The RNA shown here (transfer RNA) has 72 nucleotides and comes from a Gemmataceae bacterium. The coordinates come from a structure-prediction model, not an experiment, and the mean pLDDT is 83. Rfam family: tRNA. Rfam's curators write: Transfer RNA (tRNA) molecules are approximately 80 nucleotides in length.
[in-house]
RNA sequence: GACCCUGUGGUCCAACGGCGAAGACGCCUGGAUGACAGCCAGGUAACGAUGGUUCAACUCCAUCCAGGGUCA
Numbered sequence: 001g002a003c004c005c006u007g008u009g010g011u012c013c014a015a016c017g018g019c020g021a022a023g024a025c026g027c028c029u030g031g032a033u034g035a036c037a038g039c040c041a042g043g044u045a046a047c048g049a050u051g052g053u054u055c056a057a058c059u060c061c062a063u064c065c066a067g068g069g070u071c072a
Stems, first nucleotide, its partner, number of pairs: 001071007010025003018055001026044006048064005
């Protein structure tokens, strides 16, 4: 330098272009217990950035950023 893959709550991981962005762990509150853990109920928190296409974008397109890989 060319090309390919990846980027979503604190962590991991989903979402035929059509929702209120799912789930697990974590965290918080409550219940239960003599108490703690576990357990039960509820809650918390996310689409890498900008622009474009579209009635509608996490999803498609372009550029950029970050990480990884192949080739030179």
Taxonomically the source falls in Gemmataceae (Bacteria, Pseudomonadati, Planctomycetia, Gemmatales).